This is a predicted structure of a 119-nucleotide RNA (SAM riboswitch aptamer (S box leader)) from a Solirubrobacterales bacterium.
RNA sequence: UACGCAUCCAGAGGGGUGGAGGGAAAUGGCCCGACGAAGCCCCGGCAACCACCGAAGCGACCCAGGUCGCGGAGAUAGGUGCCAAUUCCAUCAGGUCCGAGAGGCCUGAAAGAUGUGAC
Repeated sequence: UACGCAUCCAGAGGGGUGGAGGGAAAUGGCCCGACGAAGCCCCGGCAACCACCGAAGCGACCCAGGUCGCGGAGAUAGGUGCCAAUUCCAUCAGGUCCGAGAGGCCUGAAAGAUGUGAC
């Protein structure tokens, strides 16, 4: 970044600084916040996308055993990320429950976030 792919109902907070906002944006709702918001710093933690290592198994080669390739159970935590509420919820489309309405539920999309790749 009008790009591709994967994931998004799990998990994990203290201190310092700061001083009024915050939960991406818009609308509506609902929350968090002077018992201290955002931002910044320190420490701690969560997770396992990428990287690194790598069992079983498969294959090839030499041939009694090994080498190489594929493979990825799993492990580590180097690079990111994350640590209120499902991505806090709804919004658009379809389906469904309901006599209707209101409302509920399910699926998908859109938007967004994170990783990775590409440009």

Taxonomically the source falls in Solirubrobacterales (Bacteria, Bacillati, Actinomycetota, Thermoleophilia). Its mean pLDDT, the model's own confidence on a scale to 100, is 83.